[in-house]
RNA sequence: AGAGUUUGAUCCUGGCUCAGGAUGAACGCUAGCGGCAGGCCUAAUACAUGCAAGUCGAGGGGCAGCGGGAGUAGCAAUACUUGCCGGCGACCGGCGCACGGGUGCGUAACACGUAUACAAUCUGCCCACAUCAGGGGGAUAGCCCGGAGAAAUCCGGAUUAAUACCCCAUAAUAGUAGGAGUGGCAUCACUUUUACUUGAAAGCUCCGGCGGAUGUGGAUGAGUAUGCGUCUGAUUAGCUAGUUGGUAGUGUAACGGACUACCAAGGCAACGAUCAGUAGGGGAUCUGAGAGGACUACCCCCCACACGGAUACUGAGACACGGAUCCGACUCCUACGGGAGGCAGCAGUAAGGAAUAUUGGACAAUGCCCGCAAGGGUGAUCCAGCCAUGCCGCGUGCAGGAAGACGGCCCUAUGGGUUGUAAACUGCUUUUGCACCAGAGAAAACCCCCCUUCGUGAAGGGGGCUGAUAGUAUGGUGAGAAUAAGCAUCGGCUAACUUCGUGCCAGCAGCCGCGGUAAGACGAAGGAUGCAAGCGUUAUCCGGAUUCAUUGGGUUUAAAGGGAGCGUAGGCGGUUUGGUAAGUCAGUGGUGAAAUCUCUCAGCUUAACUGAGAAACUGCCAUUGAUACUGCCGAACUUGAGUACAGAUGCUGUGGGCGGAAUAUGACAUGUAGUGGUGAAAUACUUAGAGAUGUCAUAGAACACCGAUUGCGAAGGCAGCUCACAAAACUGUAACUGACGCUGAGGCUCGAAAGUGUGGGGAUCAAACAGGAUUAGAUACCCUGGUAGUCCACACUGUAAACGUUGAUCACUCGAUGUUGGCGAUACACGGCCAGCGUCUUAGCGAAAGCGAUAAGUGAUCCACCUGGGGAGUACGCCGGCAACGGUGAAACUCAAAGGAAUUGACGGGGGUCCGCACAAGCGGUGGAGCAUGUGGUUUAAUUCGAUGAUACGCGAGGAACCUUACCUGGGCUAGAAUGCCCUUGACCGAUCCAGAGACGGAUCUUUCAGCAAUGACAAGGAGCAAGGUGCUGCAUGGCUGUCGUCAGCUCGUGCCGUGAGGUGUUGGGUUAAGUCCCGCAACGAGCGCAACCCCUAUCUUUAGUUGCCAGCACGUAAUGGUGGGGACUCUAGAGAGACUGCCUGCGCAAGCAGAGAGGAAGGAGGGGAUGACGUCAAGUCAUCAUGGCCCUUACGCCCAGGGCGACACACGUGCUACAAUGGCGCAUACAGCGGGUCGCGAGCCGGCAACGGUAAGCCAACCUCUAAAAGUGCGUCUCAGUUCGGAUUGGGGUCUGCAACUCGACCCCAUGAAGCUGGAAUCGCUAGUAAUCGCGCAUCAGCCAUGGCGCGGUGAAUACGUUCCCGGACCUUGUACACACCGCCCGUCAAGCCAUGGGAGCCUGGGGUGCCUGAAGCCGGUGGCCUUAUGGGGAGCUGUCUAAGGCAAAACAGGUGACUGGGGCUAAGUCGUAACAAGGUAGCCGUACCGGAAGGUGCGGCUG
Repeated sequence: AGAGUUUGAUCCUGGCUCAGGAUGAACGCUAGCGGCAGGCCUAAUACAUGCAAGUCGAGGGGCAGCGGGAGUAGCAAUACUUGCCGGCGACCGGCGCACGGGUGCGUAACACGUAUACAAUCUGCCCACAUCAGGGGGAUAGCCCGGAGAAAUCCGGAUUAAUACCCCAUAAUAGUAGGAGUGGCAUCACUUUUACUUGAAAGCUCCGGCGGAUGUGGAUGAGUAUGCGUCUGAUUAGCUAGUUGGUAGUGUAACGGACUACCAAGGCAACGAUCAGUAGGGGAUCUGAGAGGACUACCCCCCACACGGAUACUGAGACACGGAUCCGACUCCUACGGGAGGCAGCAGUAAGGAAUAUUGGACAAUGCCCGCAAGGGUGAUCCAGCCAUGCCGCGUGCAGGAAGACGGCCCUAUGGGUUGUAAACUGCUUUUGCACCAGAGAAAACCCCCCUUCGUGAAGGGGGCUGAUAGUAUGGUGAGAAUAAGCAUCGGCUAACUUCGUGCCAGCAGCCGCGGUAAGACGAAGGAUGCAAGCGUUAUCCGGAUUCAUUGGGUUUAAAGGGAGCGUAGGCGGUUUGGUAAGUCAGUGGUGAAAUCUCUCAGCUUAACUGAGAAACUGCCAUUGAUACUGCCGAACUUGAGUACAGAUGCUGUGGGCGGAAUAUGACAUGUAGUGGUGAAAUACUUAGAGAUGUCAUAGAACACCGAUUGCGAAGGCAGCUCACAAAACUGUAACUGACGCUGAGGCUCGAAAGUGUGGGGAUCAAACAGGAUUAGAUACCCUGGUAGUCCACACUGUAAACGUUGAUCACUCGAUGUUGGCGAUACACGGCCAGCGUCUUAGCGAAAGCGAUAAGUGAUCCACCUGGGGAGUACGCCGGCAACGGUGAAACUCAAAGGAAUUGACGGGGGUCCGCACAAGCGGUGGAGCAUGUGGUUUAAUUCGAUGAUACGCGAGGAACCUUACCUGGGCUAGAAUGCCCUUGACCGAUCCAGAGACGGAUCUUUCAGCAAUGACAAGGAGCAAGGUGCUGCAUGGCUGUCGUCAGCUCGUGCCGUGAGGUGUUGGGUUAAGUCCCGCAACGAGCGCAACCCCUAUCUUUAGUUGCCAGCACGUAAUGGUGGGGACUCUAGAGAGACUGCCUGCGCAAGCAGAGAGGAAGGAGGGGAUGACGUCAAGUCAUCAUGGCCCUUACGCCCAGGGCGACACACGUGCUACAAUGGCGCAUACAGCGGGUCGCGAGCCGGCAACGGUAAGCCAACCUCUAAAAGUGCGUCUCAGUUCGGAUUGGGGUCUGCAACUCGACCCCAUGAAGCUGGAAUCGCUAGUAAUCGCGCAUCAGCCAUGGCGCGGUGAAUACGUUCCCGGACCUUGUACACACCGCCCGUCAAGCCAUGGGAGCCUGGGGUGCCUGAAGCCGGUGGCCUUAUGGGGAGCUGUCUAAGGCAAAACAGGUGACUGGGGCUAAGUCGUAACAAGGUAGCCGUACCGGAAGGUGCGGCUG
């Protein structure tokens, strides 16, 4: 010091979360020792038991108990007597009990903190000083007697003492009044004097002393008052009758409405009164860089309280924790009549709770009380016990030791890695623990004894006495590595990684997020990391968070500028000067308790801990000084502000008058069939005369052109012309005033549209409504009507995207340009001036977009507002309103985002440019029929599997009768059907027979080869290592493939631009089939693609000439290149040539384009093929193959027979054949090319109607053969019909292949002769040797379900105006709320579950206040016939005021609950629609009003986001 998380990526805003520290903690796992500290945070709940405040006999009367003495009786034991002694229960008296200890209920207050004041006060014990202590008196407790009562306790009688009580005397520096003087801020105080008044005492003694009274002063403690500081809420705004003040009293230690009577009407409050909630305050503590924030356990100071409440008494001090009285609640005792009690003291118990200890020891020390002292008391205190609750320290060993052991785990596994020098083993050490031994300091006083000094008594020295802790700390000795390691984590943040298990399950999670079969995130293991006697979790606080911002934030678009103005309080304020010294600054003094913190030093072995010293305590008060700035007082100034005069300006406001156009209506006229409206229509109007045209009349509303980027106004807003009134800014002059200013919480006023009230008005338009359309629906968009309203007056309402989404004012800070009003000037010229309205831009600012003298720049002042999204501008409360509604304005709950700007894509029922058989123009098809084939579906024992929009469906399959075959049924095998290695054997193969459906089983026959040998080949058997799987996962993969698409794109290096994603290049202007090329340009280059290089084809040349060819020559035949020969030609197949916009003309800068151009076989890529960029579709394929993982192993493997893959109501795709005359049939006849062939092609001949059969030449092929090409051509026939079309289907008979044609082959012949007469919506192919049409060949293959596929040639068209539209694509641009990218996103109702919340007839509870009634104890007052009187007295009793508590009553407030009800939030796959995001398909949104299942629609006005 930061990090994670919004996005495809980026920057910003902004929240959430984490890493740190802390704790009186708790919980989980674990645990060796010691030191120091801490330990009911909850029920101020209730308490059994013990202890926590006594002491003094040197105050007193006395003497119960204890000890001693004495006496009497008795031998004695013992009994009795005796206050005689030590002492002492109870009693009188003194002092203490108001301290110490506990707790935090109450309290928002002079309670606390701090600083002052008391001239308004008290103070026992202590200290100092001064003075005094004379005389007298009567009681009372105890004891004794009697009585009442269960007890607590009480009553009566007799008698008695005091340092108890009373009286008298003496005493003034006390009190009152008067005089004089001095002082003070005031009330007044002080000094002195005079007179009057009142009040004292106590003794005891060991003779040392201890006490008593009065006064003054000190010290200590306390009381009172004041300034300042001291939580939250304004959804608490008004509060107050002793209230505020005065006079006179009462009361008190003392001031005071503290209290009483009378008088006055004040006092407090927006600088927050009152009310409500919460809370003891401070020193400190935790955190933080600090400022702050949080907190108030332990320790210290103060306060408050002592079962709840009230009251006083005593006393120096209390309204009294272990005192009293009363009321109340509770508990206990009781003989029922009455009594007793108060742990928030120390232990302890119960309860509550996540949770907090022993009914311990000692007064040895420190301190307190009493006492002369000895001493006594002390749960204060000192110690111990329990608890890892915290902090600190120590230890669990150290060194060596590699065969890097065994084991575990992982892997690419005969091996390696890791655990790991770790272990074993060797040597060493002994802290701690254990055992034994020794063993402190804390102790010095008081007191006692002795001594010294001065000496009424003190001081000093020496000796003696005293330890709970504790046989503890500590020290020594001994043995022995011996007695001692866990917890959490390991996806990122965040240090640490693998395997197995699991399979959106179980689970994890602080945030982001993991888990749906290869999980470093779950669980386990191995390993690692972190900390360590602890480690994690939870809770809470601060930090990080500059995320409430004083230090130190913001407000155009992210949350945030009030709709606008005027103005009150407040805040801020021009120039000069004098004074003052409040702020400010400096010095000094006082205070700021101690502890704590910091530094230094010191004591425990160290540390924690503790001590000493210093510093600090940032504060407050006082005083002295300074005077720049601010304030205050005074004087002056003119530039801020205002006034005056002059000029000119404008849709500025209010009221009145006037005008024309248009519209509607009415009347009349002309006139006839439609009008109107729309995308198209219809509703509507019209022959009862519309619409159209003309004239006249009436009405209301709005003001075309001018008109603009203009003008005016504070905003809302303002537009015909004109008049009146009113206001304003501007310019000029610089005459006047002299800071009069700026802002502005509350407040007041204004404030579009809609809306409301009353009264008018009502032409147009038009919510609602009605009808017509559209539509799946259409509560809409469109159309026809139409009411409120729109208009006016008056009165409300008070809101808008009331926006420049930008508050007001002032100052400063480059330029360019347009324009409005004015000035300067003669001016149409202008580097002029002022005030406005705009555009571009520098610096600067900004997240960017952008802003940029009209700032969003740089500064100043004041106001308003913001603090994650949703819930929600909602609820409740209050205020306003006639209402609608407005203002103010939450919480629970929920999410980890919501958001701004910009970027790249994708998309758009956005735009521009361009391309493609994309459309159009054409030709032929499909969709209808029959059949073939594939698919879906269904069926089945099985109908094996895969392919499924384009990009599956004559696809994998280029050949399913068996085989194939993967499926089903049944029968069989288990190292297996195949291969390698090893051993043994020597056969195996083959043939025949038996059983069987076969696999297979059995039997018989036959019986090795090569080699000299070893051995090898082959085969069988055997053990083992490797089997096998068309089982799963194409979403684990390789390879291959489809598609976009043969589309023209996709990128990189360097540079430049941008905070960045990214851009530029690749865009632009042209051009091309092309990112093809040219030009331009912050780009310059390059790569993968394009093109070219390759193949076929079209022309020519050349080489070569068999099996091909035959022009010329020759031979020969019935005929044939048949033969000799030839290479001319065709052809074959090698090599070359050729085409490049090269030439011409035109256009063009160029690239290039155009031309029936020339030439050429071919012309602008000649035609065709191969070739497929970066990538997309988790596209297809685990069943071609390969392959990770998983699964099966007498089966999911293997063999066999039969069946199935061929099923059939149906649906779809692809085809074939047709429906006929451009045709069918018959006869005759012409012309190809690619290819194939020895288990083959098979000529020819023979047989058969034919399929085919028989025989057989030739050919391993430019040789022989398949081989006939067909359409075509010629001739003939048919004549429009279900036919001489069509051939399905079926019957019969055959042929061939094959072990075998039943399921389930093809072909032939005869017979049969179905549907079908050109095909709905829709849809496909094709741009030239193409479509169409015709046949031929081949692969697979025994045969064939081939009408399929792949090739080949023959014949051979039509059309393209063109790019508006459909589809697909490319580039540029634009919008976006999309990025899984429009098959996207997303809104609302309804239905379901869960959650919190508002209202709600009421019901319940609580605290506080008010009024009335009653009213204990007690103080005070009155009385007091009775009691006591020693007294001038006191008391009982009675009574009055006040009052706790109680009761009654009404109201307010707060909380809980409540049938029902309202909305809200959340929840993988519910319903209805499609509102928004693209022009979102009607642009959206804001305010308002009405309407509608719902999103929403419409009207009016506004905004551009």
Molecule: small-subunit ribosomal RNA
Organism: uncultured Akkermansia sp.